[in-house]
RNA sequence: GGCGUAGUUCAGUCUGGUUAGAAUGUCAGAUUGUGGCUCUGAAGGUCGUGGGUUCGAAUCCCGUCGC
Numbered sequence: 001g002g003c004g005u006a007g008u009u010c011a012g013u014c015u016g017g018u019u020a021g022a023a024u025g026u027c028a029g030a031u032u033g034u035g036g037c038u039c040u041g042a043a044g045g046u047c048g049u050g051g052g053u054u055c056g057a058a059u060c061c062c063g064u065c066g067c
Stems, first nucleotide, its partner, number of pairs: 002067003007024004017055001026042005048064005
C1' cells in the first nucleotide's frame, strides 16, 4: 500500500439516499419412465470488528483484527 460483503466466487465504495445484489451451490415445485438438463419459487447477510460524523453509512473519518 491492497484486500475482508450470502456456503463459494464477486459486484456495489470513486459521487452517502428506493427493501443490499449477481453467478454458483442448497431446499421445494414443474418437466422427465428414473436421473440429468431446463424453467419457477424459497431460504441464506449484524457488509471483519469497535467507535465517530450525518436526517441517513457497505460507502466518509479514526482505532483495531485477519490475510